[in-house]
Molecule: TPP riboswitch aptamer (THI element)
Organism: Shinella sp.
RNA sequence: AUCCCGAGACAGGGGCGUCCGCCGGAAGGCGGGCUGAGAAGCACCCUUUGAACCUGAACCGGAUCAUGCCGGCGGAGGGAGUCGAACGGGCCUCAAU
Numbered sequence: 001a002u003c004c005c006g007a008g009a010c011a012g013g014g015g016c017g018u019c020c021g022c023c024g025g026a027a028g029g030c031g032g033g034c035u036g037a038g039a040a041g042c043a044c045c046c047u048u049u050g051a052a053c054c055u056g057a058a059c060c061g062g063a064u065c066a067u068g069c070c071g072g073c074g075g076a077g078g079g080a081g082u083c084g085a086a087c088g089g090g091c092c093u094c095a096a097u
Stems, first nucleotide, its partner, number of pairs: 001097002003090004008083003011047004016041001017034007053078003059072004
């Protein structure tokens, strides 16, 4: 030095519930309350260092007007990535060239 990490670029993944009121034949719409980063936002979160999110699950316990609202389940299973300049950091030890 190779290498790793950090900006960033592009790409990709994901969720959107519950309660009340009003309107409506219904579908649905509008307003408000709750939790949350986000409850349809030109937003938010997450991308293997992966608890973003999904499955189990119409699960179990607790709380609540009600709800993944909280805890358990659980580091269980699944889950979306590549590139990357300068500079900076790692620069203790071990190993390789």